[in-house]
């Protein structure tokens, strides 16, 4: 240098105060006393996946969202383990949204001649045709007009395979060898894939965290879910002493009678405040041996381990221990992060201090 793990902050012991839950004593309760338990590796972000609860739901499709190499693990996952391929590193190892670009559409700034049924700026050639010179009339030389080329230069992230030899006027998969690529077959592997043989001169540039295509997955809301009990007020019903008053029946008037209103009592359903529950025995922790490379699984033993209210989980002192500075030393001074449960689990991500352990690599 690389990979992984553990402990937890300040720790241990003691003393004195103090807080929350539960159980017990005493007690109507409370108070008091005793016992016991009392934050994290991330309790965080709420980013995934589940349990649980209520609502919805015949089946199929569309829309929308997510995932995306292969095999396995798991309750499930976008997680984990093992493997393949690519890439970076001398290496231990790190990283990777890693299906499809020969279905279609789109995009490519700047630079550049040209950016997608390619193109010709510099350049090379000028075999063929043209023009000029010469001429022993066979030819030779020149120009770079037509034209040929895409090797070299240049631009770019990217320029229609790469290197080499041959070939040619110059060139070019034009031909050949090797590499790459496509297709077919064989072998190994569960598979991703790997290796090999043959064949095709190459047709098919990039981009899908661009639309899109393919395969698979996905109902919604959340413990303020949900369940139970239930003051007061309002509503409905029954009873209703006393009879003053009011209304109505009767009615010319009055009395009596009946009826309705009124206190109060009881009942009813829904249900607010409030209380209880959900709520911690669970995909649970630890230990052992077994199967498996591993993730993980089943087996045996053992333990019960915070739970509310938004609020508790602390403070001081002494001794020892860790780190830093100073000091010969005794010692003195200072420091120790991020953070903090609230329905519960499995992950991921992010924040962060100090100490310890194991394995491995390179160089000397």
């Nucleotide at each position: 240098g690389g990979a992984g793990g553990c402990g937890a902050g300040u720790g241990a012991g003691g003393a004195u105060c103090g807080c929350g839950g539960c159980g017990g004593g005493c007690u109507u309760c409370g108070a008091c006393c005793c016992g016991u338990c009392g934050a994290g590796g991330a309790a965080a972000g709420u980013c995934c996946g589940a349990g649980c609860u209520c609502c919805g739901c015949a089946g199929g499709g569309c829309a929308g969202g997510g995932u995306g190499c292969c095999g396995g693990c798991u309750a499930a996952c976008g997680g984990c383990c093992g493997g393949g391929c690519g890439u970076c590193g001398c290496g231990a190892g790190g990283c990777g949204a890693c299906g499809g670009a020969a279905a279609g559409u789109g995009c490519a700034a700047c630079a550049g001649a040209g950016a997608g049924c390619a193109a010709a700026c510099c350049g090379c050639c000028g075999a063929u045709g043209g023009c000029c010179c010469u001429c022993u009339c066979g030819g030779g030389g020149g120009c770079a007009c037509a034209g040929g080329c895409a090797a070299g230069g240049g631009u770019g992230a990217a320029a229609c395979g790469g290197u080499g030899c041959g070939g040619u006027a110059a060139g070019a998969g034009c031909g050949c060898a090797c590499c790459g690529c496509g297709c077919u077959c064989c072998u190994g592997g569960u598979g991703a894939c790997a290796g090999g043989a043959g064949u095709g001169g190459c047709a098919c540039g990039g981009u899908a965290a661009a639309c899109c295509c393919c395969a698979c997955c996905c109902g919604g809301a959340g413990c303020a879910a949900g369940g139970c009990c239930a003051a007061g007020c309002a509503g409905g019903g029954a009873c209703g002493a006393g009879g003053a008053g009011u209304u109505g029946c009767c009615c010319g008037c009055u009395c009596c009678g009946c009826u309705a209103c009124c206190a109060g009592u009881c009942c009813c359903g829904g249900g607010u405040a409030g209380g209880c529950u959900g709520c911690a025995u669970g995909a649970g922790g630890c230990c052992g041996a077994c199967g498996g490379u591993a993730a993980c699984g089943g087996c045996g033993g053992u333990c019960c381990c915070a739970g509310a209210g938004a609020a508790a989980u602390g403070a001081u002192c002494c001794u020892c221990u860790c780190c830093g500075u100073c000091g010969c030393g005794a010692g003195a001074c200072g420091g120790a992060a991020c953070a903090g449960a609230a329905c519960u689990c499995g992950g991921c991500u992010u924040a962060u201090u100090c100490g310890c352990c194991u394995c491995c690599c390179a160089c000397g």
The RNA shown here (Bacterial RNase P class A) has 364 nucleotides and comes from a Gemmatimonadota bacterium. The organism belongs to Gemmatimonadota, within Bacteria. Of the family's consensus pairs, 91% are formed in the model. Its Rfam family is "Bacterial RNase P class A". The family's RNA type in Rfam is ribozyme. Model confidence (mean pLDDT): 76 of 100. The gene name in the source record is rnpB. The RNAcentral record of the sequence draws on ENA.